[in-house]
RNA sequence: GGGCGGUUAGCUCAUUUGGUUAGAGCGUUGCGCUUACAUCGCAAAGGUGACAGGUUCGACCCCUGUACCGCCCA
Repeated sequence: GGGCGGUUAGCUCAUUUGGUUAGAGCGUUGCGCUUACAUCGCAAAGGUGACAGGUUCGACCCCUGUACCGCCCA
C1' cells in the first nucleotide's frame, strides 16, 4: 500500500427484506425477604447505535469518506 470483517447500555452480545417508544444476560441502584450477608423476588436508572456527509416522507439498517481494532496479502 491492497483486500476482508468488526464498532449498538459499564461488560458480553442480539436487533433483515428501511416504518409505533432499540432489547437480553451479567453488572449497578432502590425495595422486599434475613439478626446480618448471600441467594431469591419486584422495580428503576443507564444508548447522539464509532464520527461526518449523502439517498429517502422516514436510516442501527442503504451509499461515500474518516478514525480505531482484528485477520490475510504484498

Predicted 3D model of a 74-nucleotide RNA (transfer RNA) from a Candidatus Omnitrophota bacterium. It was read from a public genome assembly. Its mean pLDDT, the model's own confidence on a scale to 100, is 81. Rfam family: tRNA. It is annotated as a transfer RNA. Taxonomically the source falls in Candidatus Omnitrophota (Bacteria, Pseudomonadati).